[in-house]
RNA sequence: CGCACCGUAGUUCAAUGGUAGAACCCUCACCCUUCCAAGGUGAAAGAUGCAGGUUCAACUCCUGUCGGUGCAC
Numbered sequence: 001c002g003c004a005c006c007g008u009a010g011u012u013c014a015a016u017g018g019u020a021g022a023a024c025c026c027u028c029a030c031c032c033u034u035c036c037a038a039g040g041u042g043a044a045a046g047a048u049g050c051a052g053g054u055u056c057a058a059c060u061c062c063u064g065u066c067g068g069u070g071c072a073c
Base pairs, nucleotide, nucleotide: 002071003070004069005068006067007066010024011023012022013021018056027043028042029041030040031039049065050064051063052062053061
């Protein structure tokens, strides 16, 4: 230098063009406990690497770019 794959919440993962969801963690409330911790229930908050393009509509398709992994040389 070339090719392929990956990049989504603090972490681990979903979402095959119809407007992004779950688990764990954190915070708050309640239950439990003499109290605390642990445990249980519920709630809230929180994300598409970046920049363009196509489309009524893009995490998804196209182009460029950044980072990571692998292969070949």

A computed fold for a 73-nucleotide RNA from a Thermoplasmatota archaeon, annotated as transfer RNA.
Lineage of the source: Archaea > Methanobacteriati > Thermoplasmatota.
Its Rfam family is "tRNA". It is annotated as a transfer RNA.